[in-house]
A computed fold for a 481-nucleotide part of an RNA from a metagenome, annotated as small-subunit ribosomal RNA, 3' major domain. Model confidence (mean pLDDT): 82 of 100.

Context: one part of a larger RNA
RNA sequence: UGACGGGGGCCCGCACAAGCGGUGGAGCAUGUGCUUUAAUUCGAUGCAACGCGAAGAACCUUACCUGGGUUUGACAUGGAAGUGAAAGUUUCCAGAGAUGGGAGCCUUUCCGCAAGGAACACUCUACACAGGUGCUGCAUGGCUGUCGUCAGCUCGUGUCGUGAGAUGUUGGGUUAAGUCCCGCAACGAGCGCAACCCUCGUCCUUAGUUGCCAUCAGGUCAAGCUGGGAACUCUAAGGAUACUGCCUGGUUUAACCAGGAGGAAGGUGGGGAUGACGUCAAGUCAUCAUGGCUCUUACGUCCAGGGCCAGACACGUGCUACAAUGGUCGGUACAGAGGGAUGCAAAAUCGCAAGGUGAAGCUAAUCCCACAAAACCGAUCUCAGUUAGGAUUGGAGUCUGCAAUUCGACUCCAUGAAUGUGGAAUCGCUAGUAAUCGCGGAUCAGAACGCCGCGGUGAAUACGUUCCCGGGCCUUGUACA
Numbered sequence: 001u002g003a004c005g006g007g008g009g010c011c012c013g014c015a016c017a018a019g020c021g022g023u024g025g026a027g028c029a030u031g032u033g034c035u036u037u038a039a040u041u042c043g044a045u046g047c048a049a050c051g052c053g054a055a056g057a058a059c060c061u062u063a064c065c066u067g068g069g070u071u072u073g074a075c076a077u078g079g080a081a082g083u084g085a086a087a088g089u090u091u092c093c094a095g096a097g098a099u100g101g102g103a104g105c106c107u108u109u110c111c112g113c114a115a116g117g118a119a120c121a122c123u124c125u126a127c128a129c130a131g132g133u134g135c136u137g138c139a140u141g142g143c144u145g146u147c148g149u150c151a152g153c154u155c156g157u158g159u160c161g162u163g164a165g166a167u168g169u170u171g172g173g174u175u176a177a178g179u180c181c182c183g184c185a186a187c188g189a190g191c192g193c194a195a196c197c198c199u200c201g202u203c204c205u206u207a208g209u210u211g212c213c214a215u216c217a218g219g220u221c222a223a224g225c226u227g228g229g230a231a232c233u234c235u236a237a238g239g240a241u242a243c244u245g246c247c248u249g250g251u252u253u254a255a256c257c258a259g260g261a262g263g264a265a266g267g268u269g270g271g272g273a274u275g276a277c278g279u280c281a282a283g284u285c286a287u288c289a290u291g292g293c294u295c296u297u298a299c300g301u302c303c304a305g306g307g308c309c310a311g312a313c314a315c316g317u318g319c320u321a322c323a324a325u326g327g328u329c330g331g332u333a334c335a336g337a338g339g340g341a342u343g344c345a346a347a348a349u350c351g352c353a354a355g356g357u358g359a360a361g362c363u364a365a366u367c368c369c370a371c372a373a374a375a376c377c378g379a380u381c382u383c384a385g386u387u388a389g390g391a392u393u394g395g396a397g398u399c400u401g402c403a404a405u406u407c408g409a410c411u412c413c414a415u416g417a418a419u420g421u422g423g424a425a426u427c428g429c430u431a432g433u434a435a436u437c438g439c440g441g442a443u444c445a446g447a448a449c450g451c452c453g454c455g456g457u458g459a460a461u462a463c464g465u466u467c468c469c470g471g472g473c474c475u476u477g478u479a480c481a
Stems, first nucleotide, its partner, number of pairs: 001481002003478003007475007015465002019429005026320008034311002042053002064306007073129001077128002081123004088105007108119004131295002134293003140289002142284003145280001147278001152191006158167003171182003197272004202240007212229002216227003243266001246260005322422001326381006338369003343362002348357003388419001393414007435457007
C1' cells in the first nucleotide's frame, strides 16, 4: 500500500421489511446429472452452467457408432506427361448407396494465313502438399460473461517522507454520481458520471397518397363509396418546449433541499443505446484466426443405416391445471407491431375439422397473412374428481417432405390418469410496473409450452434501515500478500 475481520462510523440497492404473484407437491415440455448403450458427438458447472452454444437433430445438419468404399485425396496452388476430348446432359446394368462398367447426344474460346501458341477442362503418374469439429482457452488474438451503469481508476508538476509511498482523491455539507459548493500544500489534467445519440409524451411548420372526412354535393341495405376538401386523425422531415427559469421557506448571502404556481411534461420527464482502471490463469482452439504438439492407406475423405430422441432415478427452467372472480354454448365490440414474388394468398366452394379445390389482388399506408383474446350481453352447469382437469391409449385422417418405423406437427371420434392450492426452503416485481389476455417475427420444407418483440385490461404496498445479501467511502486491528 492492499486484502481480510462473526471491528466501528456514514450511505446505497426489490437487500430486508410492507405487499402482489409464483417455484418447491401433480401431469406434460425442455435442459442437465447419473446410468445404460455399438454410439447415446462436443462444449457450458456457485452467483455469472442447466428452454445455455442450438434463431429450430426424420435424411442433410453431424462432429458420434456400425458397416461398405477411397488415398495428391471432397477443397487450394505449383510443376511434369497426355488428350481435345473430357466435362455436361439423357439413359442402361450391378449395388444399400458411395462407386464401378457400358451406350446415345455434344465436339470449346482467343491470337494467328499457316505452323503453332495461350486459355479452359479432364485423365494418369510420382511429388511438393492438401486435410483434421484431433490436443493444449494454463501458449494466444478476437469476442463475451461477472463485480456493475457500481462511482470509481489514474496522471503531470509541486510539496512531505531515508524509502516503500503519501498528498491531490482526506475534511464540513450536498447529490443518482470523485455531482456540485466551502475549506485545505496543493494546483491542474485524463479515463469514467452527466450531456451530446435513438425512442415515447405536448405544440408548430411543411407535405397530402395508398392514409383522413369537419363543411358542401351526390349515392348506398351499408360503407370515404364518388365529386371534392387540406380542417381533424395519421404518416415523416424540420423546429419549439424543461432551465430549479419564477415564487415562498430552510441552509454557511454557497451548493443544495422542501413546498407552490404555470405547464402536455418538473427537478435525471419515461425507456433504450452507451460498461472506466481492473478482478475471476472466468468462458470460448467446435464461429473465426493462430503458436506448439499430434494423425497422414488415417485422428483425412465419401456413402448407407443407426445414434444425438435411451430411462430405476435426481435437479434446474417452463407450460397446463386443481375450478364458480369458473367451465361450456350463442351473440357482440375495440389493438399495436410485424411479415409477404422459388412469397402472402382473398372471394366462392367441398369437408364436423385439420385441410382440399380455386384463383382475384399484392413488388404492398393500396392486396393478403388477419376473426385479436381477455372484456361486454344472454343462456346453462351448482361444488362433484364434476360439463373442473386434460395426461395416456385405441381408431380414422390432414399437411410438409425422396422418405414421418426408430423420431414431425395438426384434426376428428373414443378413452378419460394424476391433480382438491403444494413440507423445509426459495424466486420475481415499486407503475402503465406486477398479474392477466391474446397478436406478430426470426430460425424454418415441416417441426415452440422456448426466444425476441407488440399491444389490451390493469393492481397492492413501501412504517422504516435493527437484521439477511451485495456494494461504496472513512477509520481501526492483523503473526496474511
About this RNA: Its Rfam family is "Bacterial small subunit ribosomal RNA". For this family Rfam cites "Crystal structure of the ribosome at 5.5 A resolution" (Yusupov et al., Science, 2001).